[in-house]
A computed fold for a 369-nucleotide RNA from Shimia sediminis, annotated as Bacterial RNase P class A. It matches the Rfam family "Bacterial RNase P class A". By type it is a ribozyme. Rfam links the family to the GO terms dimeric ribonuclease P complex, ribonuclease P activity and tRNA processing. RNAcentral holds the sequence, with entries from MGnify.
């Protein structure tokens, strides 16, 4: 000086005022009353409902290296790979680019069966400035990137044309549960990038939400209009029963449910209710103390504790004190004491967890480098 993590972000005491439990006939007493993010609604879920339900099949959405964690995830851990950094550490939307398609502005010949701008070489002409052929793509230019890089041989000049290393592909065989590492040998001397472009692969995924929903009270229009295939058979004394027919789900089966033309359903208009009560707070809970198991997330066991439930929305004001930080001064070798001003972040539950994301004045403590 960086890096990773934890915690605190105000105590205490007096008056006077909320909102709830519990005790009380009341008065009134006595416990508890906002966060680490309560925020964003960005994931998972519990928990209600939805004539729909079960499998498969499309649609469409989402993860997207390996293993493990958890009720579940897109989270957490661990490692492997890449990138970045001196390093501690940090990022990765981390399968496939010979299954198709599309993109790659500008520059510049050429941007993927590309390609000849300046310069190289050969032959032939020549008014000595040049011209026409033919040969290469090594040497420069342009670019984010030009169909390996470095040195050598070779060649008319050049080219993996040849070689030696490196790189790229395969690879026997180790090492790892794998992701993945190493790696004799062996080739051709080699065939860009982008899928956070559509797509292909492999997994996962009903639907809406506490304004869910249930219950009691009131009250209005049991409202209007329109669509509507089918308006059976059979068995019964009848109720009914089976079958067919029509409706219920994106489709397909298979269960079921609803229906008999004043129908079940489909669409469009239109009214009433705007009120009490439950859901409403003890759970996959938190917090801690120890032990055993894992490297670690986490898991078990034995203990101790904690506990807002409002509904136009309680948890607040004030008055004194102490610590917090900053500024100013004295005394004092110093630790330290005294005194004075000023300051205190992000920010308020509303059905409740586990997670991510952002915001936070100011101080502390731990580890690495």
């Nucleotide at each position: 000086a960086g890096a990773g993590g934890g915690c605190c972000g105000g105590g205490c005491g007096g008056c006077c005022g909320c909102g709830g439990g519990u005790g009380g006939c009341a008065a009134c007493a006595u416990c508890c009353g906002a966060g680490g993010a309560a925020a964003g609604u960005c994931c998972g879920g519990a928990c209600u409902c939805c004539a729909c339900a079960a499998g498969g099949c499309a649609a469409c959405g989402g993860u997207g290296c390996c293993g493990g964690g958890u009720a579940a995830c897109g989270c957490c851990c661990g490692g492997c790979c890449g990138g970045g950094g001196a390093a501690a550490c940090c990022c990765g939307a981390g399968g496939g680019a010979a299954a198709g398609c599309g993109c790659c502005a500008c520059a510049g010949a050429g941007a993927a069966c590309a390609a000849a701008c300046u310069a190289c070489c050969c032959c032939g002409g020549u008014c000595c400035g040049c011209c026409g052929g033919g040969g290469a793509a090594a040497a420069g230019g342009u670019g984010a990137a030009a169909c390996g890089g470095u040195g050598g041989g070779g060649u008319a000049a050049g080219a993996g044309c040849c070689c030696a290393c490196c790189g790229c592909g395969g690879g026997a065989c180790g090492g790892g549960c794998a992701a993945c590492c190493g790696g004799a040998c062996c080739g051709g001397c080699a065939u860009g990038g982008c899928a956070a472009g559509c797509c292909c692969c492999a997994c996962c995924g009903g639907g809406a939400g506490c304004a869910a929903u249930g219950c009691c009270a009131a009250a209005u229009a049991g409202g209007g209009a329109u669509c509507g295939c089918g308006c059976g058979u059979g068995a019964g004394c009848a109720a009914u029963c089976a079958c067919a027919g029509g409706g219920g789900c994106g489709u397909c089966u298979u269960g079921c449910c609803c229906c008999g033309a004043g129908c079940a359903g489909g669409u469009c208009c239109g009214g009433g209710u705007u009120g009490g009560c439950a859901g409403c707070u003890a759970g996959a809970g938190g917090g801690u103390g120890c032990c055993c198991g894992g490297u670690a997330a986490c898991g078990g066991g034995c203990g101790c504790u904690c506990a807002a439930g409002a509904u136009g929305a309680a948890u607040g004001g004030u008055c004194g004190u102490c610590g917090c930080c900053g500024c100013c001064a004295g005394a004092g070798c110093a630790a330290u004491c005294c005194g004075g001003c000023g300051g205190a972040a992000c920010a308020g539950a509303a059905u409740c967890c586990g997670g991510c994301u952002u915001a936070c004045a100011g101080g502390c403590c731990c580890u690495c480098u």